RNA sequence: AAACUGGAAGGGCCGAAUCUCCGUGCGAUUACCCGAGUCGCCGGGGAACGGGGGAACCACCAUUGGGGUGAAUUGCGCGGAAGCGCAUAGGCGAUCUCCGACGCCGAACCCGACAGCUAACCCCGCAGGCGUUCGGAGGCUCGCGA
Numbered sequence: 001a002a003a004c005u006g007g008a009a010g011g012g013c014c015g016a017a018u019c020u021c022c023g024u025g026c027g028a029u030u031a032c033c034c035g036a037g038u039c040g041c042c043g044g045g046g047a048a049c050g051g052g053g054g055a056a057c058c059a060c061c062a063u064u065g066g067g068g069u070g071a072a073u074u075g076c077g078c079g080g081a082a083g084c085g086c087a088u089a090g091g092c093g094a095u096c097u098c099c100g101a102c103g104c105c106g107a108a109c110c111c112g113a114c115a116g117c118u119a120a121c122c123c124c125g126c127a128g129g130c131g132u133u134c135g136g137a138g139g140c141u142c143g144c145g146a
Stems, first nucleotide, its partner, number of pairs: 012130003018047006025041005049125005058116001065114001066111004074087005090105004096138006
């Protein structure tokens, strides 16, 4: 010096899943105690963001059930089934867009016989996870010089 492995802080990434206010609420933090402050959680309100239902017009006219969230769909093989394997639509890889290579994911859940679109209107969500490869073209931002 490089590569690999592990950890911490700040900052960041995927995703709608963030911000803010309130509370004799709960917990943590502190040098013995108390209070304040700060942080986290819980409950409630608001904003932003995301999704569903729902007319007319239009669309659809055989149904084997169907529909929704999500990138997560479809096909093939094995199996009595449960399931497993291989591909695959699609998604991700640290400013943005496009192209190429490579790697990873390609789950899970809900409604309950019912849902095309959809103004008004109605309803719901605001979780979880991660440590992120390389090259080319264009763009954006910052700095320096003229």
Molecule: c-di-AMP riboswitch aptamer (ydaO/yuaA leader)
Organism: Chloroflexota bacterium